[in-house]
Context: one part of a larger RNA
């Protein structure tokens, strides 16, 4: 010098892009953040129309009795209507948060898999015949303070379960061809294993296999922190074999045998730390650092487990242990912000409980749509960057004042006032967008931007001894005080302190802190 996710003084005029709990993975009150399909299925509330029966009686109409027989209320039936609630499907394993853990095949990075899997989506090939039983909504009844939960009893499905069929799947058996074997391949033979409908009849769906594409599993060489004041470490430990388990290869597990394996090329132990791409600096080599944004990998209150399911050992799913917390009728039962917002605490320190689904993108859906605190915007902060601005141009008697003086001046200083021009921030008033790829749709936003009138409201900071650009009075007298080095201060201090004046950057300026 340059650079921060900064903070803290003193100052602060608009913009446009960004960034914004580094600390306590401490603990939360409230909303909201993952739903969706009626073209899988039984079903169907309010509402609204109609018809009937029971109730009510008003208007006319009469002198009155009376006759009339609407509105309205229940209730029944139909049609139409689609609320919530089940069953079922697909989605909740994406997207979004953090970094706590991890020194590892977690990450780079280059390979392998002859050791695998893949829903949804592309291609192209084949099937979709015929039955069959139950249960959730529902009723009805029981138990509980609640959470919830029994029991009878009815009912449907693209829920379930048999049967046919089914070459290429899958096993067995044995055969031929390759190959140096592990192994590949051809065709036989026998066994076993599928399905589902629904529509507006276009279509959507569904079942087996085959191959893509995209995603993922596994393993392998390299490469990236620190201590030897840690020298030895290992029992499923190293390796065989039978045998389980997985999609798969394996000590991944289990038994039995054999005694191996790691290591000063630093094992083990200890401390620290998420990895990268990148970011700073640096001429380069290096050095440091890993905020946003991008890719991987780890967490979801600690710690443990499994179900499901293509896929998870599951952030806003279950369990089951434990601290906290709630709630209760004391019998039991509820919660998990390291989502967006927002509280409390910590701290030198980090924003709004804000608008929309318009656009980008996901899920569901045939679609209309629906949901989306992903994300598009808005808010707050000078927290960084960039850009603009606080006029311009003329103006000497070089006014006033103010500082200083040898008392002549000198200096602030073209600065000012004054002239005379112009924009722009504001303000008022007209227009008004693009972003929307065949129609409708725009949160932002009446914004940007245009035009017309009004119209100068906006300058600080920090140093002036040397290094380092910039001097003079006045107070003070080793005091008070400055200071990054060196060092000023003890009566004429350019070094403290305040004024003038002066520099150097400017909506900043300077301290501190940490990296180069």
């Nucleotide at each position: 010098g340059g650079a921060u996710g900064a903070a803290c003084g003193c100052u602060g005029g608009c913009g446009g892009c960004g960034u914004g709990c580094u600390u306590a993975a401490c603990a939360c009150a409230u909303g909201c953040a993952a739903g969706u399909c009626g073209a899988a299925c039984g079903g169907g509330a309010a509402g609204c129309g109609u018809c009937c029966u029971a109730c009510g009686g008003a208007a006319g109409c009469g002198a009155a009795a009376g006759u009339g027989g609407a509105a309205g209320u229940a209730g029944g039936g139909u049609g139409u209507g689609g609320a919530g609630a089940g069953u079922g499907g697909c989605g909740g394993a994406c997207g979004g948060g953090u970094g706590a853990g991890u020194a590892a095949c977690a990450c780079g990075u280059a390979g392998g898999c002859a050791a695998c899997c893949u829903g949804c989506c592309c291609u192209g090939g084949a099937g979709c015949g015929g039955g069959g039983g139950a249960u959730a909504a529902c009723c009805a009844u029981g138990g509980g303070a609640a959470a919830c939960u029994g029991u009878g009893g009815c009912u449907a499905a693209u829920a379930c379960c048999g049967c046919a069929u089914a070459g290429a799947c899958u096993c067995a058996c044995g055969a031929g061809g390759u190959g140096g074997g592990a192994g590949c391949u051809u065709g036989g033979u026998g066994a076993g294993g599928a399905a589902a409908g629904u529509u507006c009849a276009g279509g959507c769906g569904u079942u087996u296999g085959a191959g893509g594409a995209g995603g993922g599993g596994c393993c392998u060489g390299c490469g990236g922190c620190u201590g030897a004041u840690u020298a030895g470490c290992u029992a499923g430990u190293u390796g065989g074999u039978g045998g389980g388990g997985u999609a798969a290869a394996g000590g991944c597990c289990u038994a039995c045998c054999a005694a191996g394996g790691c290591g000063a090329u630093g094992a083990u132990c200890g401390g620290u730390a998420g990895c990268u791409g990148u970011u700073c600096u640096g001429a380069g080599a290096g050095g440091a650092a890993g905020a946003c944004c991008a890719g991987c990998c780890a967490c979801a209150c600690g710690g443990g487990a499994a179900c499901u399911g293509a896929g998870a050992c599951a952030c806003g799913g279950u369990u089951c242990c434990g601290a906290c917390u709630c709630c209760u009728a004391c019998g039991g039962g509820g919660g998990g912000c390291a989502g967006c917002a927002g509280u409390g605490a910590g701290g030198a320190a980090u924003a709004u409980u804000g608008c929309g689904c318009a656009a980008u993108g996901g899920g569901g859906g045939c679609a209309a749509c629906c949901c989306u605190g992903a994300c598009g915007c808005a808010g707050c902060a000078a927290c960084g960057c960039c850009g603009c601005g606080u006029g311009g141009a003329g103006g000497a008697u070089g006014a006033c004042g103010g500082u200083u003086u040898u008392c002549g001046g000198a200096u602030u200083g073209u600065a000012a006032a004054c002239u005379c021009c112009u924009u722009g921030a504001c303000u008022g008033g007209g227009g008004g967008a693009a972003g929307a790829g065949a129609g409708a749709g725009g949160a932002c936003g009446g914004u940007a931007c245009c035009c017309c009138a009004g119209g100068a409201g906006a300058a600080g900071a920090c140093a002036c001894g040397g290094c380092u650009a910039a001097c003079u009075a006045c107070g003070u007298g080793c005091c008070a005080g400055c200071a990054g080095c060196c060092g000023c201060g003890g009566u004429a201090a350019u070094a403290c302190g305040u004024a003038g004046g002066u520099g150097u950057c400017g909506a900043g300026c300077g301290u501190u802190a940490u990296c180069c």

Predicted 3D model of a 516-nucleotide part of an RNA (small-subunit ribosomal RNA, 5' domain) from an uncultured Caldilineaceae bacterium. It was read from a public genome assembly.